[in-house]
Overview:
Predicted 3D model of RNase P RNA and transfer RNA as a complex of 501 nucleotides. Rfam match: Bacterial RNase P class A. It is annotated as a ribozyme.
C1' cells in the first nucleotide's frame, strides 16, 4: 500500500436573506394581526420485539392453582430475553509434537453458539432398509460342535447288499457371527494387536465415554489418580421435568372545566335492622376461587353494562430526568462513586424548512498543469497511475407525539483503532 | 399514538412436522347441425420474504414486508 474481518465515533461547518412553531416581552386595541428575543428532531425519533417509570382498574399480605416467559457460571443494572467477564462446545488459521500424516494430540489467536435436563415419564424418527428403539440377520463369513453324504479301513452275508469307531473330503441341515457389503440423517464407541471355525470389549494398548476420591476455583468447570469394557442414539425452537421471574390495561391511561342532548329505556347484585340526643357502636351485605388475620365500602339511590341521544371544544397529565458534559477516583470490563458546570422541542392535522455565497467531503465526469513517475538519441517527450488547479454533478436512511433502558431493522459518505493474509522496502 | 387479526393455485378456502389439496375458473376431448348444460381427461403453486431448530418445516422459533380491523369524550 492492497484485500478481508471485527469494534468505536461522526452523520457536513460558517455567514446572509426569506419562511414555520411554542414560549416571553411589547405594539395595535381584538384579528388565530404585527414587531423583538430565546429555543426548535434522531442515531436510529422506525419496528412496537423485550424491560421499567407513571396512571387507572383488580381490596391487601402470605400461600396454592391456572397461564405466560427465561435458561452454562459470576458480575453490572431500577429492571430485562440487555451488557461485561469467564467456562464449555463447534468452525477457521498459525505453531509444536507424533509409529495412524487431507489423521490424531497439545497450544495460541480469531470467530460463533436460544448453551439446564434425553439411565423421571410420554411421544416422534416418513421414504429406503433384513433391522429404527428394552435391536435385527438380506447379501455375506463360518459351520469348531451336532446332523447327513462319500471315500478309506474293518465286520456280516453265497450274492444284490447291509453295518461301521477314528481319519479325510463334501453339503450348508441344525446352528454360530455381526468383521465386511448394502440402506439411511442416524445401525449399539474408534484404531491397532492378540484371539477364533468365523467373529465380537472376548482380552490387551492408546484414544473417546461414564462414575468417583483428592486438589484448584465463589461458581460454571478444570487437573491428577483410581474404578467401570462401556446396549441404553437423536429430537425438549414436541409434550414434559427442574430452577427462577411475571396481576391486567394503557397518556385515545387518568383528572378538571365547558357546550349540546330525550338527564329517556332495559338488564344485573345485596342489604331497607337494633341501641343512642348526637358522634358513634352492634348486627347484616359486598369487596374475593379457597383458608386465616385484618382493612375498606354500603344501605333505596347510586354503580356496572347494553340500546337510544349529544359533542367532535379547552385546560391538565407534559417534560428537570435511572438527565447531559468536564475532571478525579475504584473496577480487566460492563459499570459505580465523588465533585464542578449546564437546562437543551413540547407541537395537536401536528412547526423544526428553502435559496445564495465560502469552506470541507465524494464522483468510473470534463478540461488544464507537468510536481511525483516513466521513456530518452540528454535536447526533450509521455500523462496510464498518484498529485495540484478550474468546471460540472452529488449529499443517504429517515422524521418527535407521556418518558426512559435495551434489542432489531434501514442508512450516501467520512474518521479512528485492532486482527488476519498478500506485495514492496529496511 | 396504542392494541388485535390475516397472507397457501387466477378467485374463495382446507391442510399444525414426512411427496401440498377441494370447489369455482381455465385448456383439451366426447355429446350436438351449432351452442349451453352434462360427462371425461389435464395443467397450475419460490405456501409473503429471509435466517435458524430438525435427518426433514406450509406447520416450530426469531427478524422483516404487505394487508384488514378496533380503541375518543358527555348525559
Nucleotide at each position: 500500500c492492497c484485500a478481508g474481518g471485527g469494534g468505536g465515533c461522526c452523520g457536513g461547518g460558517c455567514a446572509g436573506c426569506c419562511g414555520c412553531g411554542u414560549c416571553a416581552g411589547g405594539a395595535u386595541c381584538u384579528a388565530u394581526u404585527c414587531c423583538u428575543g430565546c429555543c426548535g428532531a434522531g442515531g436510529a425519533a422506525a419496528g412496537u420485539c423485550c424491560g421499567g417509570g407513571c396512571u387507572c382498574c383488580g381490596c391487601g399480605a402470605a400461600u396454592c392453582a391456572a397461564g405466560g416467559g427465561u435458561g452454562g457460571c459470576g458480575g453490572g443494572u431500577a429492571a430485562c430475553g440487555c451488557c461485561c467477564g469467564c467456562c464449555g462446545g463447534g468452525c477457521g488459521c498459525g505453531c509444536g509434537g507424533u509409529u495412524u500424516u487431507g489423521g490424531c494430540c497439545g497450544u495460541g489467536c480469531g470467530u460463533u453458539c436460544a448453551g439446564g435436563g434425553a439411565a423421571a415419564g410420554u411421544g416422534c424418527c416418513a421414504c429406503a432398509g433384513a433391522g429404527a428403539g428394552c435391536a435385527a440377520a438380506c447379501c455375506g463369513c463360518c459351520g469348531a460342535u451336532g446332523g447327513c453324504c462319500u471315500g478309506c479301513c474293518c465286520c456280516c452275508g453265497c450274492a444284490u447288499g447291509g453295518g461301521u469307531a477314528a481319519c479325510a473330503g463334501g453339503c450348508a441341515c441344525a446352528g454360530g457371527c455381526a468383521a465386511g457389503g448394502g440402506u439411511g440423517a442416524a445401525a449399539g464407541g474408534g484404531u491397532g494387536c492378540g484371539g477364533u471355525a468365523a467373529a465380537a470389549g472376548c482380552g490387551c494398548a492408546c484414544c473417546g465415554g461414564g462414575g468417583u476420591u483428592c486438589c484448584g476455583g465463589c461458581a460454571a468447570c478444570g487437573g491428577c489418580g483410581c474404578c467401570c469394557g462401556c446396549a441404553u442414539g437423536g429430537c425438549a425452537a414436541a409434550c414434559c421435568c427442574c430452577a427462577c421471574c411475571c396481576g391486567g390495561a394503557g397518556c385515545a391511561a387518568g383528572g378538571c372545566c365547558g357546550a349540546a342532548u330525550a338527564g329517556g329505556g332495559g338488564u344485573c347484585u345485596c342489604g331497607c335492622g337494633c341501641c343512642g340526643a348526637a358522634a358513634g357502636g352492634c348486627a347484616g351485605g359486598a369487596g374475593a376461587g379457597u383458608u386465616u388475620c385484618g382493612c375498606u365500602c354500603c344501605g333505596a339511590g347510586c354503580g356496572a353494562c347494553c340500546c337510544g341521544g349529544g359533542u367532535u371544544g379547552g385546560c391538565u397529565g407534559c417534560u428537570g430526568g435511572a438527565g447531559c458534559g468536564g475532571c478525579c477516583g475504584g473496577g480487566c470490563a460492563a459499570c459505580c462513586g465523588g465533585u464542578c458546570g449546564c437546562c437543551a422541542a413540547g407541537a395537536u392535522g401536528a412547526a423544526u424548512g428553502g435559496c445564495u455565497g465560502c469552506c470541507a467531503c465524494c464522483g468510473u465526469g470534463c478540461g488544464g498543469c507537468g510536481c511525483g513517475u516513466c521513456c530518452u538519441u540528454a535536447g526533450g517527450g509521455a500523462u496510464a497511475c498518484g498529485g495540484c488547479c478550474g468546471c460540472c454533478g452529488g449529499g443517504a436512511c429517515a422524521g418527535a407525539a407521556c418518558c426512559c433502558g435495551g434489542c432489531u431493522u434501514a442508512c450516501a459518505g467520512g474518521c479512528c483503532c485492532c486482527c488476519u493474509g498478500g506485495c514492496a522496502a529496511u | 399514538g396504542c392494541c388485535c387479526g390475516g397472507g397457501u393455485a387466477g378467485c374463495u378456502c382446507a391442510g399444525u412436522g414426512g411427496u401440498a389439496g377441494a370447489g369455482c375458473a381455465g385448456a383439451c376431448g366426447a355429446c350436438u347441425g351449432a351452442a349451453a348444460a352434462u360427462c371425461g381427461u389435464c395443467g397450475u403453486g419460490u405456501c409473503g420474504g429471509u435466517g435458524g431448530u430438525u435427518c426433514g418445516a406450509c406447520u416450530c422459533c426469531g427478524c422483516c414486508c404487505c394487508u384488514g380491523g378496533g380503541c375518543a369524550c358527555c348525559a